[in-house]
C1' cells in the first nucleotide's frame, strides 16, 4: 500500500429537527449527504475520519431474543470455543 470489520448502553431536554446535551465500558461509540416513517424502530443506506484486524487469522460475523454474574443499562465480564466462518 491493498483489503477485510464494528459503532452499542442508559439518562435529560426536545417533539419531527428522524435534533441536542450528558454519563457507562471500549483501540474505537465520530462526521458529511441521501432515502423513508410519522406516537413511536428518533430508522436505513453510502461515503469521510479515527481505530482494531488480515490465514502464525477470536479484528469481526454466525450460533444468539443462548446461559451464568454483575450493573441504571448495554455483548459490561464470563461460557459457548480453537465450534463453523472471516481480509494478502
Nucleotide at each position: 500500500g491493498a483489503c477485510g470489520g464494528g459503532u452499542g448502553c442508559c439518562u435529560g431536554g426536545c417533539g419531527u429537527a428522524a435534533c441536542c446535551a450528558g454519563g457507562c465500558u471500549g483501540a474505537g461509540a465520530u462526521u458529511g449527504a441521501g432515502g423513508u416513517c410519522u406516537u413511536a424502530u428518533g430508522c436505513c443506506u453510502c461515503g469521510g475520519g479515527a481505530c482494531c484486524g488480515u490465514u502464525c487469522g477470536a479484528a469481526c460475523c454466525u450460533g444468539a431474543u443462548a446461559c451464568g454474574g454483575a450493573u441504571a443499562g448495554u455483548a459490561c465480564c464470563g461460557u459457548c470455543g480453537a465450534a463453523g466462518g472471516g481480509a494478502c
The RNA shown here (TPP riboswitch aptamer (THI element)) has 88 nucleotides and comes from an Acidimicrobiales bacterium. The sequence was found by an Rfam model in a public genome assembly. The organism belongs to Acidimicrobiales, within Bacteria. It matches the Rfam family "TPP riboswitch aptamer (THI element)". Rfam links the family to the GO term thiamine pyrophosphate binding.